Model confidence (mean pLDDT): 85 of 100. The RNA shown here (c-di-GMP-I riboswitch aptamer) has 78 nucleotides and comes from a Deltaproteobacteria bacterium.
[in-house]
RNA sequence: GAUCGAUAAAGCCACACCCGUCGUGAGGCGGAGCCGGAAAGCCACGGGUCUGGAGGUACAGACAGCCGGGUUGCCGAA
Numbered sequence: 001g002a003u004c005g006a007u008a009a010a011g012c013c014a015c016a017c018c019c020g021u022c023g024u025g026a027g028g029c030g031g032a033g034c035c036g037g038a039a040a041g042c043c044a045c046g047g048g049u050c051u052g053g054a055g056g057u058a059c060a061g062a063c064a065g066c067c068g069g070g071u072u073g074c075c076g077a078a
Base pairs, nucleotide, nucleotide: 004076005075012037013036018031019030020029021028022027035065041071042070043069045068046067047066048063049062050061051060052059
C1' cells in the first nucleotide's frame, strides 16, 4: 500500500412516523426522530421499482437506504 472488516477507538449518516416547505405526482429540502448502515459519501451507466402524461416500436421525471457497476474517503485488529 492492497485485500479485509474487529466485542477496538474516534466519529459519520439517518428508515418509518410527525411538522414546515417545494412539486400534478413519484418524491425533494429543512427540523425533530432513530429502524438500521463499513461507505446508508457521490454518480442515473446497466437492470429494476415508482410517478406523470400518452395510447406510440415512443416521452419526461423519481428512487443511490433495490441490485450491479464507477469513483473518493476514516481506523488498523485477525